[in-house]
Context: one part of a larger RNA
Molecule: small-subunit ribosomal RNA, 5' domain
Organism: Candidatus Harrisonbacteria bacterium
RNA sequence: GGAUGAACGCUGGCGGUGUGGAUAAGGCAUGCAAGUCGAACGGAACUAUUUUUGAAGAAGUUGAGAUUAUAUCAAAGCGACAGAUGGAAUAGUUUAGUGGCGAACGAGUUAGUAAUACCUUGGUAACGUACCCUGAAGUGGAAGAUAGCCGGCCGAAAGGUCGGGUAAUACUCCAUAGUCUCCCGCGCUUUAUUGCGCGUGAGUAAACUCGCAAGAGGCUUUAGGAUCGGCCUAGGUCCGAUCAGCUAGUUGGUGAGGUAAAGGCUCACCAAGGCUACGACCGGUAGGGGGGCUGAGAGGCUGUUCCCCAACGACGAGACUGAGACACGGCUCGUACUCCUACGGGAGGCAGCAGUCGAGAAUAUUCGACAAUGGGCGAAAGCCUGAUCGAGCGACGCCGCGUGUAGGAAGAAGAUCUUCGGAUUGUAAACUACUUUUCUUCGGGAGAAAGUCUAAUCCGCAAGGGUUGGAUUGAUAGUACCGAGGGAAUAAGGGGUUGCAAACCUCGUGCCAGCAGCCGCGGUAAUACGAGGGCCCCAAGCGUUAUCC
Numbered sequence: 001g002g003a004u005g006a007a008c009g010c011u012g013g014c015g016g017u018g019u020g021g022a023u024a025a026g027g028c029a030u031g032c033a034a035g036u037c038g039a040a041c042g043g044a045a046c047u048a049u050u051u052u053u054g055a056a057g058a059a060g061u062u063g064a065g066a067u068u069a070u071a072u073c074a075a076a077g078c079g080a081c082a083g084a085u086g087g088a089a090u091a092g093u094u095u096a097g098u099g100g101c102g103a104a105c106g107a108g109u110u111a112g113u114a115a116u117a118c119c120u121u122g123g124u125a126a127c128g129u130a131c132c133c134u135g136a137a138g139u140g141g142a143a144g145a146u147a148g149c150c151g152g153c154c155g156a157a158a159g160g161u162c163g164g165g166u167a168a169u170a171c172u173c174c175a176u177a178g179u180c181u182c183c184c185g186c187g188c189u190u191u192a193u194u195g196c197g198c199g200u201g202a203g204u205a206a207a208c209u210c211g212c213a214a215g216a217g218g219c220u221u222u223a224g225g226a227u228c229g230g231c232c233u234a235g236g237u238c239c240g241a242u243c244a245g246c247u248a249g250u251u252g253g254u255g256a257g258g259u260a261a262a263g264g265c266u267c268a269c270c271a272a273g274g275c276u277a278c279g280a281c282c283g284g285u286a287g288g289g290g291g292g293c294u295g296a297g298a299g300g301c302u303g304u305u306c307c308c309c310a311a312c313g314a315c316g317a318g319a320c321u322g323a324g325a326c327a328c329g330g331c332u333c334g335u336a337c338u339c340c341u342a343c344g345g346g347a348g349g350c351a352g353c354a355g356u357c358g359a360g361a362a363u364a365u366u367c368g369a370c371a372a373u374g375g376g377c378g379a380a381a382g383c384c385u386g387a388u389c390g391a392g393c394g395a396c397g398c399c400g401c402g403u404g405u406a407g408g409a410a411g412a413a414g415a416u417c418u419u420c421g422g423a424u425u426g427u428a429a430a431c432u433a434c435u436u437u438u439c440u441u442c443g444g445g446a447g448a449a450a451g452u453c454u455a456a457u458c459c460g461c462a463a464g465g466g467u468u469g470g471a472u473u474g475a476u477a478g479u480a481c482c483g484a485g486g487g488a489a490u491a492a493g494g495g496g497u498u499g500c501a502a503a504c505c506u507c508g509u510g511c512c513a514g515c516a517g518c519c520g521c522g523g524u525a526a527u528a529c530g531a532g533g534g535c536c537c538c539a540a541g542c543g544u545u546a547u548c549c
Stems, first nucleotide, its partner, number of pairs: 001549004006545005013401006019394002026357003030354003035101003040098002043095010057081001060078003065073002108312003118236003122232003127229002132225008140174003149164006180203003184199005208217003238284003245275003250272008287309004291302004314335005337348004365391001367390003373387001374385004404434004414425004439486006448476001451472009493538005499518002504533005514521002
């Protein structure tokens, strides 16, 4: 000199764009962060319509009987109309449950890990891959359960239990079947019964939904692709020898088990091997890389944001489900901690986004929206999405702009110094003229919007696509930007001033008070302390501290 996820002191006008828990992988109140599909299924609730049942009421009508003699009252019966209640059907909306897909992504953190990680190079004739794309073939028949529901019971709760009964794209059985799997045979091939091809035999499959229909979406088997992974491999990858020997599943073999898959991965038996001064083993430290900082480079230091990979989810262990996990917002067990309790028993996991306490020099809002991009589900409309997009806070960084411009005196006042003449502050101010970036008021106002729905038309067997018209979708936000009015109006500090090192005088103090990066200043004329004025350097910053080159 440069740099920083910085902090501290003084100061602080604006915009753009980045960035912000580095410490306690310490503890967490509260809300939200993963759902979706009714076009898989049976129900339930509500609404509308139709139909049926037909209670109370009720015009009218018949009128036993009573009183009276113009007539009136009236038990009981019939009853148009009316429509309570119950049942059924159709359509629509909502949805707890069964079922499917997703939840293994996305988001976070860096504790562990010195090699099972990561980077680079190859291999897999030793492997897997849901959804997606392409090709081929198929989708026949049947049975039994179970949740929801109804009824009973237990429990404070969490929840549980018994009985009845029901559906499916849930589960199961039978059939059929090949390019699939297995056995056998043959040919080619290989280090290898390893791969490929052909043939006989055996085994293994399915689910329906929507639609008037056409058809569409699914389902099953298989071949290939794409994508994503598993495993193996060589080289690279910090410090310590005041760590020199380490190792029994250890090293190898045979056989078996296991896995998607090679393999001591596991087991039985056999052998006695294997690693090591080219540093084994042990101890310490540490996520790795793309990158970042610095440097002419070689190199040194570093790994924050962003991207890739790995590992982890209070700590330890385990498996289940599944194409995929040994699974952050799944399960089981143990440990610690916290909470509820009727004391019998239960519940929990912010290293998701906010937020809180704590520790700390120190690090933000319990915000808005799914409008865009992307993801999940769905035929779609759509729903969900603290991913994301935005806004808020912080001069934490970088970049840009401004705090006026021109004129204006041998030069006001004040202040400082003074040799008392004057000098400096200083064209600085005042004053005059001008401008309006910014500011403020008013007005206008994009782009981010692509889509979606709908009508017509054209192409097409259709799916679908094109064109035209209409309606509609923005959190940010009336934002960016533009125009008009107003008025110099709203906006400058920090550090230094003996030398290194740009910039000096006066007063106060008197080895005191203090300064200081180094040398060193201060003991009565201190350019080194404190103040004032001047000056110098940077500037919305300036200094200090820490760390790296």